[in-house]
RNA sequence: GGCGCAUUCGUCUAACGGCUAGGACGGCAGAUUCUCAUUCUGCAAAUAAGAGUUCGAUUCUCUUAUGCGCUA
Numbered sequence: 001g002g003c004g005c006a007u008u009c010g011u012c013u014a015a016c017g018g019c020u021a022g023g024a025c026g027g028c029a030g031a032u033u034c035u036c037a038u039u040c041u042g043c044a045a046a047u048a049a050g051a052g053u054u055c056g057a058u059u060c061u062c063u064u065a066u067g068c069g070c071u072a
Base pairs, nucleotide, nucleotide: 001071002070003069004068005067006066007065010025011024012023013022018055027043028042029041030040031039048064049063050062051061052060
């Protein structure tokens, strides 16, 4: 250089083109407790970036970025 794969809350992980993007751990608040821990309830938090296709994109296409792999 060429080709392929991956990128989603702080972390891990789901999501036939039809969402208000789900779950676990973690965080915060409350309840329980003399206190801490446990337990229970609630809340906040994410689609790598930019374009395109589509009535509608996390999903399909292109470009870019990063990482990994194969190849010369």

Transfer RNA from a Bacteroidales bacterium, 72 nucleotides, folded computationally. It matches the Rfam family "tRNA". Gene Ontology term of the family: triplet codon-amino acid adaptor activity. Model confidence (mean pLDDT): 82 of 100. The source organism's lineage runs through Bacteria, Pseudomonadati, Bacteroidota, Bacteroidia and Bacteroidales.